[in-house]
Context: one part of a larger RNA
RNA sequence: CGCAAGGAUACAUGAAGGGGAGUUCUUCACAGUACGAGAGGACCUGGAGAAACGAACCUCUGGUGUUCCAGUUGUCCUGCCAAGGGCAAAGGCUGGGUAGCUAUGUUCGGAAGGGAUAAGCGCUGAAAGCAUCUAAGUGCUAAGCCCACCUCAAGAUUAUGUGUCCCUCCUUGUCGCAAGACAGGGUGAAGGCAGGUUGAAGACUACGACCUUGAUAGGCGCGAAGUGUAAGGCCCGUAAGGGUUUUAGCUAACGCGUACUAAUUGCCAAUCGG
Numbered sequence: 001c002g003c004a005a006g007g008a009u010a011c012a013u014g015a016a017g018g019g020g021a022g023u024u025c026u027u028c029a030c031a032g033u034a035c036g037a038g039a040g041g042a043c044c045u046g047g048a049g050a051a052a053c054g055a056a057c058c059u060c061u062g063g064u065g066u067u068c069c070a071g072u073u074g075u076c077c078u079g080c081c082a083a084g085g086g087c088a089a090a091g092g093c094u095g096g097g098u099a100g101c102u103a104u105g106u107u108c109g110g111a112a113g114g115g116a117u118a119a120g121c122g123c124u125g126a127a128a129g130c131a132u133c134u135a136a137g138u139g140c141u142a143a144g145c146c147c148a149c150c151u152c153a154a155g156a157u158u159a160u161g162u163g164u165c166c167c168u169c170c171u172u173g174u175c176g177c178a179a180g181a182c183a184g185g186g187u188g189a190a191g192g193c194a195g196g197u198u199g200a201a202g203a204c205u206a207c208g209a210c211c212u213u214g215a216u217a218g219g220c221g222c223g224a225a226g227u228g229u230a231a232g233g234c235c236c237g238u239a240a241g242g243g244u245u246u247u248a249g250c251u252a253a254c255g256c257g258u259a260c261u262a263a264u265u266g267c268c269a270a271u272c273g274g
Stems, first nucleotide, its partner, number of pairs: 001155001006166007017152004023051007035040001053109005061103004068096005073088006113147003120140004167274001169186007191268004195211005216262003219258005225251003232245005
């Protein structure tokens, strides 16, 4: 910009079209049956399991988790003790670890079915009194093809469908007898955009939530979860240290709640009658 008679919004359609997927093996029953002198040893049908591959997810098992908690060496600092802080190659080292992200973890997938066929196997059957699957006609049959399964999709210009929302104006000038035509100004619906608080969305953009008629983010409260029993006091010990107060203290991204803080506000947009 278009989608042939205004402006929007939501949900659909999809034999228009595109993409994905499509795998294999082992084992059990049938059955030591059919077959075969024996050795050996099935078709068909039904059941169970596995490998690799793929998708989603984080309940479980683990990983990470650059500072959430604790321990600890050296050194410097806060006057000293005690208690803390900085640095040690961009976490000093060590033991753990929430959310998120993850695989080696968990769940699921390939199927079944239909249609038309290939090679192949047929039926009926002439040309050619026979024969012949083919010439007319008509069947069966593949991991392949078209559907079916998952997914994108109306710029599918043959531009689809359905529901819902809004408006059905005011005014100035010029021309005209008038109907009206042309040029400007105003109002500002539904809705949209910008701006702001932001997100398991994200390079940017886009997409989603919210903007006081408010739980969008931060803060705060409670909880979950992590670490593992803080500091100070008291008691025991000459002391290192131990015990008790104390399953404490501290705590990131998690859950629920709570307006304390920040979400101020502005612009565009129909009006030709369709």
Molecule: large-subunit ribosomal RNA, domain VI
Organism: Candidatus Omnitrophota bacterium